RNA sequence: GCUGCCGUAGUUCAAUGGAUAGAACGAGGAGUUCCUAAUUCCUAGAUGCAGGUUCGAUUCCUGCCGGUGGCA
Numbered sequence: 001g002c003u004g005c006c007g008u009a010g011u012u013c014a015a016u017g018g019a020u021a022g023a024a025c026g027a028g029g030a031g032u033u034c035c036u037a038a039u040u041c042c043u044a045g046a047u048g049c050a051g052g053u054u055c056g057a058u059u060c061c062u063g064c065c066g067g068u069g070g071c072a
Stems, first nucleotide, its partner, number of pairs: 001071007010025004018055001027043005048064005
């Protein structure tokens, strides 16, 4: 330099055009307990950035950024 794949919550993953973007673990609060652990309930928290297509984009297209692999 060329090229493939990936980027969603603090972490690991879902959602492949349509409804409020969902789950587990983790975090905070409450209940229970003499206290702790365990357990139950509740709460907060995310689509890498900028454009485009579409009535509608996490999903499709383009560019950029980052990660990873291959070729040179």